Overview
This is a predicted structure of an 81-nucleotide RNA (c-di-GMP-I riboswitch aptamer) from a marine sediment metagenome. Its mean pLDDT, the model's own confidence on a scale to 100, is 88.

RNA sequence: GAUAAGGGCAACCCGCCCGAAAGGGCGGAGCGCAAAGCUACGGGCCUAAAGCCGACAGGCUAUGGCCGCCGGGCUGCCGAA
Numbered sequence: 001g002a003u004a005a006g007g008g009c010a011a012c013c014c015g016c017c018c019g020a021a022a023g024g025g026c027g028g029a030g031c032g033c034a035a036a037g038c039u040a041c042g043g044g045c046c047u048a049a050a051g052c053c054g055a056c057a058g059g060c061u062a063u064g065g066c067c068g069c070c071g072g073g074c075u076g077c078c079g080a081a
Base pairs, nucleotide, nucleotide: 001078008033009032013028014027015026016025017024018023031068037074038073039072041071042070043069044066045065046064051060052059053058
């Protein structure tokens, strides 16, 4: 960063599986994405098994998650005028 070329990733939804859940993996699918590649480092958000509190109902809490929420860090394909 061009109406270039070759390509890449894959939301929702559906199926199977893992997980307490949030969420994740694989297959189908194709909303979008120029870092929608990697990284939970800062902020934010989700969940609350275990633990603590509570008479119960329930509450608190991340050691669990989300980088396709924002920012930071690391890496990277093609490339005319």
The RNAcentral record of the sequence draws on MGnify.